The RNA shown here (small-subunit ribosomal RNA) has 1549 nucleotides and comes from an uncultured bacterium. Its Rfam family is "Bacterial small subunit ribosomal RNA". Gene Ontology terms of the family: structural constituent of ribosome and ribosome.
RNA sequence: AGAGUUUGAUCCUGGCUCAGGACUAACGCUGGCGGCGUGCCUAACACAUGCAAGUCGAACGGAACUUUUGUAGCAAUAUAAAAGUUUAGUGGCAAACGGGUGAGCAAUGCAUAGGUAACUUACCCUUAAGACCGGGAUAACUCCUCGAAAGAGGAGCUAAUACCAGAUGUGAUUGCGGGAACCCAAGUUCCUGCAAUUAAAGGAUGGCCUCUACUUGUAAGCUAUCGCUUAAGAAUAGGCUUAUGUCCCAUUAGCUAGUUGGCAGGGUAAUGGCCUACCAAGGCUCCGAUGGGUAGCCGGUCUGAGAGGAUGUACGGCCACACUGGAACUGCGACACGGUCCAGACUCCUACGGGAGGCAGCAGUGGGGAAUCUUUCGCAAUGCCCGAAAGGGUGACGAAGCGACGCCGCGUGGAGGAUGAAGGCCUUCGGGUUGUAAACUCCUUUCGUUAGGGAAUAAUGGUAUCGGCGUGAAUAAUGCCGGUAUUUGACGGUACCUAAGGAAGAAGCUACGGCUAACUCUGUGCCAGCAGCCGCGGUAAUACAGAGGUAGCAAGCGUUGUCCGGAUUUACUGGGCGUAAAGGGCGUGUAGGUGGUUAAACAAGUCAGAUGUGAAAUCGUCUCGCUUAACGAGACAAUGGCAUUUGAUACUAUUUAGCUUGAGUGCAGGAAGGGAAAAUGGAAUUUCCGGUGUAGCGGUGAAAUGCGUAGAUAUCGGAAAGAACACCAGUGGCGAAGGCGGUUUUCUGGCCUGCAACUGACACUGAGGCGCGAAAGCUAGGGGAGCAAACGGGAUUAGAUACCCCGGUAGUCCUAGCUAUAAACUAUGCAUACUAGGUGUGGGUGGUUCAUUCCAUCUGUGCCGUCGAUAACUCAUUAAGUAUGCCGCCUGGGAACUACGAUCGCAAGAUUGAAACUCAAAGGAAUUGACGGGGGUCCGCACAAGCGGUGGAGCAUGUGGUUUAAUUCGACGCAACGCGAAGAACCUUACCCGGGCUUGACAUGUUUGUGAAAGAUUCUUGAAAGAGAAUCCCUCUGCCCGAAAGGGUAGACACUUACACAGGUGUUGCAUGGCUGUCGUCAGCUCGUGCCGUGAGGUGUUGGGUUAAGUCCUCUAACGAGCGCAACCCCUAUUGCUAGUUGCCAGCGGGUUAUGCCGGGCACUCUAGCUAGACUGCCUGUGAUAAACAGGAGGAAGGCGGGGAUGACGUCAAGUCCUCAUGGCCCUUAUGUCCGGGGCCACACACGUGCUACAAUGGCGGAUACAACGGGUCGCAAGAUCGCGAGAUGGAGCCAAUCCCUAAAAGUCCGCCUCAGUUCAGAUUGGAGUCUGCAAUUCGACUCCAUGAAGCUGGAAUCGCUAGUAAUCGCGGAUCAGCUACGCCGCGGUGAAUACGUUCCCGGGCCUUGUACACACCGCCCGUCACGCCACGAAAGUCCAUUGUACCAGAAGACCUCAAUCCAACUUGCAAAAGAGGUAGAGGGACAAGGUAUGAUUGAUGAUUGGGGCGAAGUCGUAACAAGGUAGUCGUACCGGAAGGUGCGGCUG
Repeated sequence: AGAGUUUGAUCCUGGCUCAGGACUAACGCUGGCGGCGUGCCUAACACAUGCAAGUCGAACGGAACUUUUGUAGCAAUAUAAAAGUUUAGUGGCAAACGGGUGAGCAAUGCAUAGGUAACUUACCCUUAAGACCGGGAUAACUCCUCGAAAGAGGAGCUAAUACCAGAUGUGAUUGCGGGAACCCAAGUUCCUGCAAUUAAAGGAUGGCCUCUACUUGUAAGCUAUCGCUUAAGAAUAGGCUUAUGUCCCAUUAGCUAGUUGGCAGGGUAAUGGCCUACCAAGGCUCCGAUGGGUAGCCGGUCUGAGAGGAUGUACGGCCACACUGGAACUGCGACACGGUCCAGACUCCUACGGGAGGCAGCAGUGGGGAAUCUUUCGCAAUGCCCGAAAGGGUGACGAAGCGACGCCGCGUGGAGGAUGAAGGCCUUCGGGUUGUAAACUCCUUUCGUUAGGGAAUAAUGGUAUCGGCGUGAAUAAUGCCGGUAUUUGACGGUACCUAAGGAAGAAGCUACGGCUAACUCUGUGCCAGCAGCCGCGGUAAUACAGAGGUAGCAAGCGUUGUCCGGAUUUACUGGGCGUAAAGGGCGUGUAGGUGGUUAAACAAGUCAGAUGUGAAAUCGUCUCGCUUAACGAGACAAUGGCAUUUGAUACUAUUUAGCUUGAGUGCAGGAAGGGAAAAUGGAAUUUCCGGUGUAGCGGUGAAAUGCGUAGAUAUCGGAAAGAACACCAGUGGCGAAGGCGGUUUUCUGGCCUGCAACUGACACUGAGGCGCGAAAGCUAGGGGAGCAAACGGGAUUAGAUACCCCGGUAGUCCUAGCUAUAAACUAUGCAUACUAGGUGUGGGUGGUUCAUUCCAUCUGUGCCGUCGAUAACUCAUUAAGUAUGCCGCCUGGGAACUACGAUCGCAAGAUUGAAACUCAAAGGAAUUGACGGGGGUCCGCACAAGCGGUGGAGCAUGUGGUUUAAUUCGACGCAACGCGAAGAACCUUACCCGGGCUUGACAUGUUUGUGAAAGAUUCUUGAAAGAGAAUCCCUCUGCCCGAAAGGGUAGACACUUACACAGGUGUUGCAUGGCUGUCGUCAGCUCGUGCCGUGAGGUGUUGGGUUAAGUCCUCUAACGAGCGCAACCCCUAUUGCUAGUUGCCAGCGGGUUAUGCCGGGCACUCUAGCUAGACUGCCUGUGAUAAACAGGAGGAAGGCGGGGAUGACGUCAAGUCCUCAUGGCCCUUAUGUCCGGGGCCACACACGUGCUACAAUGGCGGAUACAACGGGUCGCAAGAUCGCGAGAUGGAGCCAAUCCCUAAAAGUCCGCCUCAGUUCAGAUUGGAGUCUGCAAUUCGACUCCAUGAAGCUGGAAUCGCUAGUAAUCGCGGAUCAGCUACGCCGCGGUGAAUACGUUCCCGGGCCUUGUACACACCGCCCGUCACGCCACGAAAGUCCAUUGUACCAGAAGACCUCAAUCCAACUUGCAAAAGAGGUAGAGGGACAAGGUAUGAUUGAUGAUUGGGGCGAAGUCGUAACAAGGUAGUCGUACCGGAAGGUGCGGCUG
């Protein structure tokens, strides 16, 4: 720092997705050790059990116990005193801290900075002063009573640092005065006079005898310490208050009666409507009140380059809460988590009368949940409470435990080690890889294990003692300071250290198509599955699953979730709005924002300095401590802020005084469809009246409906009515926009030019507001000629709710009022300034000229174009350039110009305007193609002009279909169908039935055995294959042994055995090679360099001519080149030369009935080799002078002479795995192989291709003429003989220019037939034969005799052919035993017609245009309907929740009033009693829960209903994209199954 994804490709816009970091996490797999952190995010749900707040006996009276002493007693024991321990109670202090949680709270909160002159503060500290004198009670305790319990009541006794009266008053407070300082004021502080009010515990402990009292000594004395009271101060901790900041919704716009303020009072520590009475009518709000939703806030944390965004766990500060709601009491402090009272819900106990409880303290339990720990140890440390202290308490805290939850550190070994072991995997079978990895050798021992040693944290504490200082009469005591000794450890026998032993005990997870590092095999076969996005999987998956390998991280690794980032994708930094989303339809103007020029003042903004604050922790830098790190400590920095203060004054603001250039006014001219009202004119249409006139008119692609003999149309005259204003008329004018067009008048708005008199910034923009606003539409009243939604009819059509035609109503017009929308568009907001030009045009002015002639200038309106801008198209002084000010608007597509709500409207509807859900795109501009029922141009037997066919018949053949045991397989528009097949009776043959074989019918190698089991002949059996048997035969080569015979061994050959393997016309032509078809023998297809473009790409290759041709010429930012075209090759047409047999025969000779038959010859024909020839070369004309074309000459041939071969880049996943080759898959006693038989030949039918015909241009009979290409030894076969014939017999000749096939046929001549189902046609059938073959039944061909079907020229439609062609006639060949050949491939004979021409059909080339197509029009695509799924809206209602208003109700407690009940302290009184003061109780007004009624809001649910989205793809049409076949589209209205159609007005996209 970017990347993937829209397209065939490109650039842009734009969303989606990924790579990073983080986490109080969870889940999956795995898991060695340690350190430091961290651990209910959910149910503020409910809680068993234990603990979490006590302490003080030096405040007090008791009680119990222990010890000692005394007395009594023999003793047990009793009693007294002292000391000690424990402590229920009274009393004091604490319990308001510490700990938890985040429900509530959007401000009584929090953060920052202030104020308090409006306040309080226990304990601690400092200072000053004091503590006098009395009194009466009451718990505990004892007794009694009630109760299940909790507990309660009564009587009696008693103490205090408990309580109370009085005194004193340094002082304090209050009232009334005086003075001073400060102060804007209110007021504060200080000094001072008078009056009133107001304290205390001289208690506790230690010591002592100086004083006093009694007198060994003690205390009522003294002393020390602690405690007490008043006041002042300080500190700490709070209360209140001000300013600023602090989330979302405007589909929440108005809220408020204690409300806002005042006065008086109450209340409070204190200000204050905090409360009450009275008075006034205020207060808040678009700078967002009120309402709704959500939320504890902050330091910080995460992320980010930053600005920001998100967040508030742990730690720290503040707040709030403590089962829910309310309330106060005590107290310095609470309206109190482990206090009280009441109400409510819940739980528990109960003797049913009544009671008890509150883990959001620490553990722990249940529940919820994806999910979060031990009912541990200790007060040793730190801190807190109590205490004089010892000490006690402390689930704060310190520790340990559990959890890989996180961060950090360490380990799982190190070095050597190639035969590159084995095994695995892959393989091209050679090998590669795992891999120095292992084994093996040497070494080390962290961590873990075992054993031994073993801390720091502990002191500024306590105790003892010593020293100094203070108080003191004091050497006592005590306080403070210092020294010495001693004592205290939960963690913990832990950290740490040492030793032993041995590589020993310790590696996984994820990924491997691209993004993104990492690849192969097997399995699977759109299945199973994967997937973050794009997307993989339909038989060769690097994407699924497994394996091997590799990559990454590592005690972890992945996944999921959330946040930031990337995202400049809300843009302050840092975006946009002509066409991608986005300029308001237009103006006017309020608030607001912004604002010309000169000077002065001020100092609010701004800038600078200083001060305070910005807690600590965190982050950063440096240093240090744990072995390192994490972690921790210290110092510094930083904390962008706020406040105070001192300065500066350029700019902005404010104030003052000016200026004229912005703006406006004035004066003088000017142009105009600007607006409103009134009047008026002619043309045209229609209607009516009259005349003329007669049969049609009208309308269309063609028609019909319609009108017309009741007289139309046409034509002439007259009249009426309404609407609109031809020509002028113009990218000309005016207006803000909508819009405005005959003429005249009246009223009225704006604009331009000139002058420079006046005002003196008066300006620009403009949220809301207000006004205007085409067409359609609405209301009421008029009007209504034409036109014309709807509607009716006629056509068209498969249908036609349309397009076309005939009619026709609203409406269109006017008046008054609504509506407020349009593609209301320049798809371009307004204003100002600046930035090359050129050229039209409207309106002025100045100068000038003979001249509306030219120049200059201002203001409008167009076109072209430089810079610049832009994704491009394009814009370009009328900006989309460069800048400024203000407003409006946008943030992926769909859902959705929708729903709900609100406002407006008579309605139609308008404005505002979401979400769920769904997709990975939607889109803009441009590019290349393809396509168009777009355009231009050119070509082709493409049409046309002709000739002959097919389609009808019969037959042949192929195909489909059907049938079948099988009818083997393939080929399917052109480009399958007489195609593969140039030969299916067996074979072929692949198919079916049946019978056999299993290393096999065939190949190679190894292996066992044998040596004739091979081979030949014959026999049996069988359908054959096969099986069985007999006879004959008894091999060859090398080497060794041997005299030889012979033997051994090795090999050949053959069989046999076993194993590798063979074999497959099985599958995939969509895995392939090769070959082929097709567009198309069409003229195209590309490249290099250069140039243009951001780029795809363009240019070249386009244009002008020309050609069969991208053929050639010319022009040209192109210049060249390649594959195609052409040429080179073959055949053919002409000539020459060479050669002359098997060919030929002119001349010569011979010979024959005849024949090149013979000699001879090579002239000719011919054969087959080499040449020549044709090149627009020549002439004339046309043309741009060129290319070329037209005509002509010559020539056998003339403009490519004719024909063939030759097929560019590519297209069709075209065809072929059954020619061959080949990957993968499949079969292996069968899908292989052999054999017999059958089938491929079936037959209601349909199609293709052919043959033969339908006849006289013919048929038949007879006679007769002329070819070429070819073939022949397993062959062609002559002459001859036989047969009607097919053919047979026989075999001359020929391995071929020699012989044979071989007769050419149409033709020509003669004769018959005479238009008929025939002397046409020949199917079919019967009979008899011939030939081939092992075999002709299924299933051959041919011959003869007989038979003699359909058919009389063929509907719609369709095919071939442009010259030696069509048509017609025969001949040959391949395959082949024979043949289904009428097919195919060739050959020659005879031999036409027509082409005006390119409008149309088909196909193709080039240029151009449009496109929503790119699988490319066989494209794309719209809507209804049907089915399934999903979310949402409406809905009679129903059910919660929250909340408002009104009323009822009224617990506890506080307040107020009363108080006849009751009362120890004070007063009076001898007393009784009275008084003062209280008090039970009663009353009062507020008030919580609760209740009733009625609203509001949110949510859930609801029969039914509405549209929407998605879906394999089903139905109906074909609306859009091309002129999409009626151009599309916007607004509106009506209509229609649906897309949609039509009317009116607008737009060009």
Source information
The RNAcentral record of the sequence draws on SILVA. The prediction has a mean pLDDT of 84.